Molecule: transfer RNA
Organism: Patescibacteria group bacterium
C1' cells in the first nucleotide's frame, strides 16, 4: 500500500429486506428464607458512524471509524 474476514445492552449471542430487534448470563425491585445462596416474577438496558437503494434495511451498495487475519 492491496485484498478478506467481522463491529447488535456490561458479557456472550440470535434474527429470508417486513413484528414492538429476541433470549441467556450480569444488573435493579419484589416475593421466598431465621439471614444469605438458590428459586419464582417484574423491571433496565442494544444494530460503531454518515449517506444510498428500496414502500420497508440490523440485512444489500458506498465511505468513514475500529478489530482480527492474508499478501507484498
Nucleotide at each position: 500500500g492491496c485484498c478478506c474476514u467481522c463491529g447488535u445492552a456490561g458479557u456472550c449471542u440470535a434474527a429470508u429486506g417486513g413484528a414492538u430487534a429476541g433470549a441467556a448470563c450480569a444488573g435493579a425491585a419484589g416475593g421466598u428464607u431465621g439471614c444469605g445462596g438458590a428459586c419464582c416474577u417484574u423491571c433496565c438496558g442494544a444494530u460503531a458512524g454518515a449517506g444510498g437503494u428500496u414502500c420497508g434495511a440490523a440485512u444489500c451498495c458506498u465511505c468513514u471509524c475500529g478489530a482480527g487475519g492474508g499478501c507484498a